Context: one part of a larger RNA
RNA sequence: UGACGGGGCCCCGCACAAGCAGCGGAGCGUGUGGUUUAAUUCGAGGCUACGCGAAAAACCUUACCUGGGUUUGACAUGCACGUAGUAGGGAUCCGAAAGGUGACCGACCCUUCGGGGAGCGUGCACAGGUGCUGCAUGGCUGUCGUCAGCUCGUGCCGUGAGGUGUCCGGUUAAGUCCGGUAACGAGCGCAACCCUUGCCCUGUGUUACAAGUGUCACAGGGGACUGCCGGUAUAAAGCCGGAGGAAGGUGGGGAUGACGUCAAGUCAGCAUGGCCUUUAUAUCCAGGGCUACACACACGCUACAAUGGCCGGUACAAUGGGUCGCGAAACCGCGAGGUGGAGCCAAUCCUCCAAAGCCGGUCUCAGUUCGGAUUGUAGGCUGCAACUCGCCUGCAUGAAGUCGGAGUUGCUAGUAACCGUAGAUCAGCAGUGCUACGGUGAAUACGUUCCCGGGGCUUGUACA
Numbered sequence: 001u002g003a004c005g006g007g008g009c010c011c012c013g014c015a016c017a018a019g020c021a022g023c024g025g026a027g028c029g030u031g032u033g034g035u036u037u038a039a040u041u042c043g044a045g046g047c048u049a050c051g052c053g054a055a056a057a058a059c060c061u062u063a064c065c066u067g068g069g070u071u072u073g074a075c076a077u078g079c080a081c082g083u084a085g086u087a088g089g090g091a092u093c094c095g096a097a098a099g100g101u102g103a104c105c106g107a108c109c110c111u112u113c114g115g116g117g118a119g120c121g122u123g124c125a126c127a128g129g130u131g132c133u134g135c136a137u138g139g140c141u142g143u144c145g146u147c148a149g150c151u152c153g154u155g156c157c158g159u160g161a162g163g164u165g166u167c168c169g170g171u172u173a174a175g176u177c178c179g180g181u182a183a184c185g186a187g188c189g190c191a192a193c194c195c196u197u198g199c200c201c202u203g204u205g206u207u208a209c210a211a212g213u214g215u216c217a218c219a220g221g222g223g224a225c226u227g228c229c230g231g232u233a234u235a236a237a238g239c240c241g242g243a244g245g246a247a248g249g250u251g252g253g254g255a256u257g258a259c260g261u262c263a264a265g266u267c268a269g270c271a272u273g274g275c276c277u278u279u280a281u282a283u284c285c286a287g288g289g290c291u292a293c294a295c296a297c298a299c300g301c302u303a304c305a306a307u308g309g310c311c312g313g314u315a316c317a318a319u320g321g322g323u324c325g326c327g328a329a330a331c332c333g334c335g336a337g338g339u340g341g342a343g344c345c346a347a348u349c350c351u352c353c354a355a356a357g358c359c360g361g362u363c364u365c366a367g368u369u370c371g372g373a374u375u376g377u378a379g380g381c382u383g384c385a386a387c388u389c390g391c392c393u394g395c396a397u398g399a400a401g402u403c404g405g406a407g408u409u410g411c412u413a414g415u416a417a418c419c420g421u422a423g424a425u426c427a428g429c430a431g432u433g434c435u436a437c438g439g440u441g442a443a444u445a446c447g448u449u450c451c452c453g454g455g456g457c458u459u460g461u462a463c464a
């Protein structure tokens, strides 16, 4: 100087407390461990791995296994030689395919007519490797943490390591600001600048109608600054209350992550040193596997019902996406879906009837008209192909489950909770994941003793 302390003081944070909804019990989904397997490819491992890489494993993907092929190679560049019915197409036969065989058809550019180029073949250099090392690395990322810190120049103090500044008193979300002060200044952070949302104005308008001072969309601007008033304060920073205002003291949300920490993560996104491999650790193909299942954990979904289930009627969104696409009306089907093709390269058409809600009826506390697992069967869709191993529909079947031990998670407001909608990926498959969008819309916070994490000052130390 740090680090640490079941030392002290001060201060923060959904950290506790106060509340609301959960998880932990059940069934199912997904991930992981374990086990199994020819293979169940690999990575991720307290917080910071476990609906994570994967924004889509039937084939492909695919890296794994089994079997069958190829060896200058599926791909790149260079050199040498060769090749003229050559490149390319391709019947037949073998084969699961890859591959092999190869009847037949059959080219191009330049040219000084010698040849050259492209192609193909042979050979050599080399290619290739999701093989190893993230403890050789770049880049990117997580985390402490959007925590308020981390430093520098000069000066001063100290033999020196180093200290001071960065401390003290106030104050703040903040090393934010004010006052004091051997310090005076400065940098990276904080804040502001950026985007979005809430109010107003102006302009434009192929949307919508009620036809213009409007709604909406787009663009530009204004608006909030403790500016005003009162109190309080060192009459400093500020704090408390009030007015006006759509909004008030950072208005809400986002982007933005200092010096560093964890030899944190990633050689499998990419790049890359070294090592290893080269008829195989490369490459092609078929099939299988990644989907196994005594079990254990993590995260979710659906429930256990009457503020509920079912039936009928009826109301109100927003964000997105669409030409190999979205696909209307109409018709067929109980339905999934099919036929059909209008319109739309989209504020114009489609997706698109949102659901919870409201009104009426029914069920009457039961393993039920709760719950929907599981299984049988009949179908639909995508796709060469749904057996391993897709999704959906009808009928039948109706399991566990009556609110969950110890423990544990999220959330402070348009938040939690509940409700549906869209998108990426995508042939198909997420109505349980993810990312967005709107609808309905709470409770509670006395307080900081305690648990966890963090910041500052100080103290002890046999630790560095």
Base pairs, nucleotide, nucleotide: 001464002463003461004460005459007458008457009456010455011454012453013452015448016447019411020410021409022408023407026302027301028300029299030298031297032296033295034293035292042053043052064288065287066286067285068284069283070282073126077125078124079123080122081121082120083119088105089104093100094099108117109116110115128277129276131275132274133273137271138270139266140265141264142262144260149188150187151186152185153184154183155164156163157162167180168179169178170177194254195253196252197251199222200221201220202219203218204217205216209212225248228242229241230240231239232238304404308363309362310361311360312359313358314357320351321350322349325344326343330339331338332337370401375396376395377394378393379392380391381390417440418439419438420437421436422435423434
Small-subunit ribosomal RNA, 3' major domain from an uncultured bacterium, 464 nucleotides, folded computationally. RNAcentral holds the full RNA, with entries from Greengenes. The prediction has a mean pLDDT of 82. Rfam family: Bacterial small subunit ribosomal RNA.